[in-house]
RNA sequence: AACCAGCAUCAAGAGCAGGGUUGACGCCCUCGCCAACCUGCCCUGUCCGGGCAAGGUGGUUCCCGAAAGGGGAUGCGGCCACAAGGCAACAAAGCGGGCCCAU
Numbered sequence: 001a002a003c004c005a006g007c008a009u010c011a012a013g014a015g016c017a018g019g020g021u022u023g024a025c026g027c028c029c030u031c032g033c034c035a036a037c038c039u040g041c042c043c044u045g046u047c048c049g050g051g052c053a054a055g056g057u058g059g060u061u062c063c064c065g066a067a068a069g070g071g072g073a074u075g076c077g078g079c080c081a082c083a084a085g086g087c088a089a090c091a092a093a094g095c096g097g098g099c100c101c102a103u
Stems, first nucleotide, its partner, number of pairs: 006076005015031001017030005032060003037056003040052003045099005062071003078087003
């Protein structure tokens, strides 16, 4: 790096926007919006819960089925470096609990 497998989600939410491209379905870019999946921050060593759209994705109204279920999709951080290792992450939020450590 690719592939396979695994886990989670597809309840709700959010554009008749601008541009490019295609015979068409679609795809891409920009802007806006939505959303806590990863990272980070809120919190102090660590864990759990909760919060914050800051960094990385994603989404902006999935398909079949009566149902069960199946399919499909998305996520399981990013950048630099051969490696060792290093770098950035808001003006937002600014909380609760367990354990460890110290006294």
Molecule: SAM-I/IV (S-adenosyl methionine) riboswitch aptamer
Organism: unclassified sequences